[in-house]
This is a predicted structure of a 116-nucleotide RNA (Guanidine-I riboswitch aptamer) from an uncultured Gammaproteobacteria bacterium. The prediction has a mean pLDDT of 80. The sequence was found by an Rfam model in a public genome assembly.
RNA sequence: GAAAUAGACAGCUAGGGUUCCGAUCCGCUACGGGUGCCUGGUCCGAGAGCUGUCGACCUGCCCUGUACCAGACAUGGUUCCCGCAGGUUACACGGAGGGAUAAAAGCCCGGGAGGA
Repeated sequence: GAAAUAGACAGCUAGGGUUCCGAUCCGCUACGGGUGCCUGGUCCGAGAGCUGUCGACCUGCCCUGUACCAGACAUGGUUCCCGCAGGUUACACGGAGGGAUAAAAGCCCGGGAGGA
């Protein structure tokens, strides 16, 4: 200096706005319009939030079989595959601006720019 892995999904939350519902105000009241500095329901929603499942990795155990080594043989050791149990899945300051959606956001650009 370069390359590879550190993952995926789901649920929930912090948070978010206003398409729908509701609320509220007005009206010409089968209904229509305004309001999200309207608590809420639907909805969106975290790389640096939580939980779980799967995957990956590590350790141990185990049935049969594979491969290798030692041995005259018996057999023993190691290894791979299958299964079981446990463990790990780290670290992480971060704009402005832009994008999607009805609209906005810890969503996406983005573990970006930048910083230490």